A computed fold for a 72-nucleotide RNA from Coprinopsis marcescibilis, annotated as transfer RNA. It matches the Rfam family "tRNA". It is annotated as a transfer RNA. NCBI's taxonomy places the organism under Eukaryota, Fungi, Basidiomycota, Agaricomycotina, Coprinopsis. The sequence is in RNAcentral, with records from ENA and Rfam.

RNA sequence: GUCUCCUUAGCUCAGUGGUAGAGCGUGAGAUUGCAAAUCUUGAGGCCCCGUGUUCGAACCACGGAGGGGACU
Numbered sequence: 001g002u003c004u005c006c007u008u009a010g011c012u013c014a015g016u017g018g019u020a021g022a023g024c025g026u027g028a029g030a031u032u033g034c035a036a037a038u039c040u041u042g043a044g045g046c047c048c049c050g051u052g053u054u055c056g057a058a059c060c061a062c063g064g065a066g067g068g069g070a071c072u
Base pairs, nucleotide, nucleotide: 001071002070003069004068005067006066007065010024011023012022013021018055026042027041028040029039030038048064049063050062051061052060
């Protein structure tokens, strides 16, 4: 330099056009003599940034940023 993949909650990942989810973690409660485990419940992300397409974009297009891989 060229090609390619990834970027969504604190972490690991789903979600591929119609109001954003799970597991783990975390707060509170129940249970317990205390704790762990278990159960219930809550908080937490306007989806890396910008522009566009669309009635409607996390999702499609273009540009940019960061990271991984391949080739030279």